RNA sequence: CACUUAUCCAGAAAGGCAGAGGGUACUGGCCCUGAGAAGCCUUAGCAACCAAUUCCGCCGGCUGGCGGAAAAAAGGUGCUAAUUCCGGCCCCGUUGUACGGGGAAAGAUAAGUU
Repeated sequence: CACUUAUCCAGAAAGGCAGAGGGUACUGGCCCUGAGAAGCCUUAGCAACCAAUUCCGCCGGCUGGCGGAAAAAAGGUGCUAAUUCCGGCCCCGUUGUACGGGGAAAGAUAAGUU
């Protein structure tokens, strides 16, 4: 990098360096930003994907695998403006060209595979 699976309307910010952009690559909006963007560092926090713990079920025959539940948060990640900020493509409903709902695509994160 590619593929598979799961989740994505919840939650959680201060300081320092830096100095003009950022919110998904594109595009249309809308928004954040010199009362300091991106990025980096420190500390704090959120969450519970993996790991670890306990319990239950199934498989297996040995101390494992799979599935489910619970509590916790010392390990590996992730995250800490706005639903993944909203739309772009398809379908449905109002019946009036806008709004609402569902899905896809794209993306993010985790775990796994090559």
Predicted 3D model of a 114-nucleotide RNA (SAM riboswitch aptamer (S box leader)) from Chitinophaga alhagiae.
NCBI's taxonomy places the organism under Bacteria, Pseudomonadati, Chitinophagia, Chitinophagaceae, Chitinophaga.
It was read from a public genome assembly, where an Rfam model found it.
The coordinates come from a structure-prediction model, not an experiment, and the mean pLDDT is 77.
Rfam family: SAM riboswitch aptamer (S box leader). Rfam describes the family as follows. The SAM riboswitch is found upstream of a number of genes which code for proteins involved in methionine or cysteine biosynthesis in Gram-positive bacteria.